[in-house]
Context: one part of a larger RNA
RNA sequence: UGACGGGGGCCCGCACAAGCGGUGGAGCAUGUGGUUUAAUUCGACAACGCGAAGAACCUUACCAGAACUUGACAUGGAGCAAAUUUCUUUGAAGAAAGAAAGUGCCUUCGGGAAUGCUCACACAGGUGGUGCAUGGCUGUCGUCAGCUCGUGUCGUGAGAUGUUGGGUUAAGUCCCGCAACGAGCGCAACCCUUGUUUUUAGUUACCAUCAUUCAGUUGGGGACUCUAGAAAGACUGCCGGUGAUAAAUCGGAGGAAGGUGAGGAUGACGUCAAGUCAGCAUGCCCCUUAUGUUCUGGGCUACACACGUGCUACAAUGGCUAGGACAACGAGUCGCGACUUUGCGAAAAGCAGCUAAUCUCUUAAACCUAGUCUAAGUUCGGAUCGUAGGCUGCAACUCGCCUACGUGAAGGUGGAAUCGCUAGUAAUCGCCGGUCAGCUAUACGGCGGUGAAUUCGUUCCCGGGCCUUGUACA
Repeated sequence: UGACGGGGGCCCGCACAAGCGGUGGAGCAUGUGGUUUAAUUCGACAACGCGAAGAACCUUACCAGAACUUGACAUGGAGCAAAUUUCUUUGAAGAAAGAAAGUGCCUUCGGGAAUGCUCACACAGGUGGUGCAUGGCUGUCGUCAGCUCGUGUCGUGAGAUGUUGGGUUAAGUCCCGCAACGAGCGCAACCCUUGUUUUUAGUUACCAUCAUUCAGUUGGGGACUCUAGAAAGACUGCCGGUGAUAAAUCGGAGGAAGGUGAGGAUGACGUCAAGUCAGCAUGCCCCUUAUGUUCUGGGCUACACACGUGCUACAAUGGCUAGGACAACGAGUCGCGACUUUGCGAAAAGCAGCUAAUCUCUUAAACCUAGUCUAAGUUCGGAUCGUAGGCUGCAACUCGCCUACGUGAAGGUGGAAUCGCUAGUAAUCGCCGGUCAGCUAUACGGCGGUGAAUUCGUUCCCGGGCCUUGUACA
């Protein structure tokens, strides 16, 4: 100087407390461990709905079998053939054998370019190893308020000071004081979205007034909504109290908004030889008729079990039936598909419009109204299984999703323990998107609808910041 203390002081955080809803019990989905297996590819444990924004084949790295060896891919040499397309046979396919069509472009007529095949060699190739050789990127402490430097001064020196102190703040934020005076990286601000108003503009959006219609449909309008450009607006600016006349804080006014308005993006010096050689790049080592490459089939989907994360429930604040109402974000031509017809339905057939404020996905659901069920393993719950179908796709057996009918399991609110959340939040309700032929999405990322309770406070648990003290620690 640090680190540590079941030392002290001060302070903060959904850390506790006060509340609300969960997990832990059930069934299922999914990931992991374990076990099994020819293989159940690999990594991650600050992992475990993670890499994976989508494993039937492909992907795919794993296994079995069948094949290739200048190779699936790149550059260079020589020879032949335009390229290319179609068909037949054998085969699980890769591939092998054969047949037919085709003669292009430039040209100094020698040839050349592109492409394919064969030969020889340099080489290719490796999701093989090492993240403890590395770059880049990322997690974590932590969006915590800290981490440092120059000059000066003090100390023999390691170092100290500044950065401590008194206040204050979300903040090393600001003020005052001070052997310090300044500065840098962080904080804040600048950025995006949202909340109010003005203005410009008015189609595909809007419709108050005037006509008109089944319908903003048409004429029309430029008010309103909305869209998207430009501006304004919030700064403790104003008033009062407190304070040290300061910084600031408390209350109030005005205001759409008040003290960082709300949300996001943004992550200091560093720590963990943290993670990633399987995104990519890359040193070294290793393989080179194989640890490379092609194909078929299988596996990654196994299943006495254990754990994590979720979904659905256990019902009446509910289930079912009928009728009625109101969103926002988004996506679409290899697409979204209105509408009509067929079908109980999933869907199918035909087909309009739309490269989209125009058309479509698109009926939002919870909600409201009426009826029914009447406390039961039920008209709750939907697992599991049977049959019949639909769709995608060469192909749904291993191993897809959906529909109809039948079947109708556990489950009556969950032990110890444990998690999230302070407001348009929790809870609850649906909608959209990416990946994607299809989908095991209950995931992930967004969007809107309805919409609470509680916070006395800092004694205690956890984590962190500052000062101080002790030390057999470095």